[in-house]
Context: one part of a larger RNA
Molecule: small-subunit ribosomal RNA, central domain
Organism: alkali sediment metagenome
RNA sequence: CUGGGCGUAAAGAGCGCGUAGGCGGCUUCUUAAGUUGGCAGUGAAAGAUUCCGGCUCAACUGGGAUAAGCCUGUCAAUACUGGGAGGCUUGAGGGCACCAGAGGAAAGUGGAACUCGCGGUGUAGCGGUGAAAUGUGUAGAUAUCGCGAGGAACACCAGUGGCGAAGGCGGCUUUCUGGGGUGUUCCUGACGCUGAGGCGCGAAAGCGUGGGGAGCGAAGCGGAUUAGAUACCCGCGUAGUCCACGCCCUAAACGGUGGAUACUUGGUAUGGGGGGUAUCGACCCCUUCCGUGCCGAAGCCAACGCUUUAAGUAUCCCGCCUGGGAACUACGGUCGCAAGACUAAAACUC
Numbered sequence: 001c002u003g004g005g006c007g008u009a010a011a012g013a014g015c016g017c018g019u020a021g022g023c024g025g026c027u028u029c030u031u032a033a034g035u036u037g038g039c040a041g042u043g044a045a046a047g048a049u050u051c052c053g054g055c056u057c058a059a060c061u062g063g064g065a066u067a068a069g070c071c072u073g074u075c076a077a078u079a080c081u082g083g084g085a086g087g088c089u090u091g092a093g094g095g096c097a098c099c100a101g102a103g104g105a106a107a108g109u110g111g112a113a114c115u116c117g118c119g120g121u122g123u124a125g126c127g128g129u130g131a132a133a134u135g136u137g138u139a140g141a142u143a144u145c146g147c148g149a150g151g152a153a154c155a156c157c158a159g160u161g162g163c164g165a166a167g168g169c170g171g172c173u174u175u176c177u178g179g180g181g182u183g184u185u186c187c188u189g190a191c192g193c194u195g196a197g198g199c200g201c202g203a204a205a206g207c208g209u210g211g212g213g214a215g216c217g218a219a220g221c222g223g224a225u226u227a228g229a230u231a232c233c234c235g236c237g238u239a240g241u242c243c244a245c246g247c248c249c250u251a252a253a254c255g256g257u258g259g260a261u262a263c264u265u266g267g268u269a270u271g272g273g274g275g276g277u278a279u280c281g282a283c284c285c286c287u288u289c290c291g292u293g294c295c296g297a298a299g300c301c302a303a304c305g306c307u308u309u310a311a312g313u314a315u316c317c318c319g320c321c322u323g324g325g326a327a328c329u330a331c332g333g334u335c336g337c338a339a340g341a342c343u344a345a346a347a348c349u350c
Base pairs, nucleotide, nucleotide: 003322004321005320006319007304008303012318014201015200016199017198021194022193023192025088026087027086028085029084030083031082033081034080035077036076037075038074039073040072041071048066049065050064051063052062053061054060091191092188093187094186095184096183097182098181099180103177104176105175106174107173108172109171110154114150115149116148117147118146119145120144121143125136126135162169163168206247207246208245209244210243211242215241216240220236221235222234223233258317259316260315261314262313263312266295267294268293269292270291271290272289273288274287275286276285299306300305323350324349325348332343333342334341335340
């Protein structure tokens, strides 16, 4: 060391790709490293266990005996694991045929709405609220019609729906491009799973340079409310929100549930395929594979609940937890332009 755990009590890394490592399908031969057995050696003394004895007993102590394990050598065994050689196809990958999709990137383009500008009609209000006021309007607003400019977002379709590893993705068209599913069982023949480090992606906010700026709107200003009102409500409004490139790297990054594989009663709905049956044909019906939901059996759970999309039954690998606070902190280190991020204590205290 061999412990118990991680949906909500402390605990799953935000997500992926992948290095080392760990683990790994069916089968034949071989080897004998692990493994198992025999024999031999070693295993000092003390200690331990046990028998007998000595101090009046005991502690203490003298003598004898004992064992296992480790280790070394040797002989043997070959089920399993490992090494070597070969074979296989169900895992994995590929081919062929087909299918769905807001998956990603770039370019172009459309209509509604909005704001602004110009012009027409038109006249006294408009706007806003619980009520108001600030604001705006006779220098002609609001309303309405026409024209123009601009930026951002895409109503209906729309779904308990789809796609993506996650973040996330929604008008339309084109180009480039990733992944997935179904069918076939044609090819390769274990090529697999996980993954410390590492590398990449990573909402919003924020940062740098340059652009853009309609609406919204931190900060700020004003009006209200109020005891006050650094708020909630109202009128303005800068950064920002948008684009390009480069950073930042966080989140209730949540299913608060790491990944992979296998197994374990069912019902129902829905998305995408295949097969069958039926029919003039479509629908319907039966069945099968993949996904997304709900309800529930056994089982599990402290309970709530989970339940073939497990939190059930098992195996493999990684990450993480170990009383509360101090502390998602200090110090140090690495990274960053900065903001800060990552890693991460202690005193003290309950």